RNA sequence: UGCCGUGUAGUUUAAUGGUAGAACGUCUGUCUCUGGAACAGAAGAACUUGGUUCGAGUCCAAGCGUGGCAA
Numbered sequence: 001u002g003c004c005g006u007g008u009a010g011u012u013u014a015a016u017g018g019u020a021g022a023a024c025g026u027c028u029g030u031c032u033c034u035g036g037a038a039c040a041g042a043a044g045a046a047c048u049u050g051g052u053u054c055g056a057g058u059c060c061a062a063g064c065g066u067g068g069c070a071a
Base pairs, nucleotide, nucleotide: 001070002069003068004067005066006065007064010024011023012022013021018054026042027041028040029039030038047063048062049061050060051059
């Protein structure tokens, strides 16, 4: 420098173009002498800018980050 892939809670990962779910973790409560476990509940997320569409996490373009390949 070129090509290919990828970007969703703190982490790992789902979702046919139609209200973004889950697990682990975090917080609160119950339980316990304490802690852990268990149970109940809560908070927490779309890389950026545009485009297409009645409607975009999803499709398209550019950029940014990241992984791989080639030189």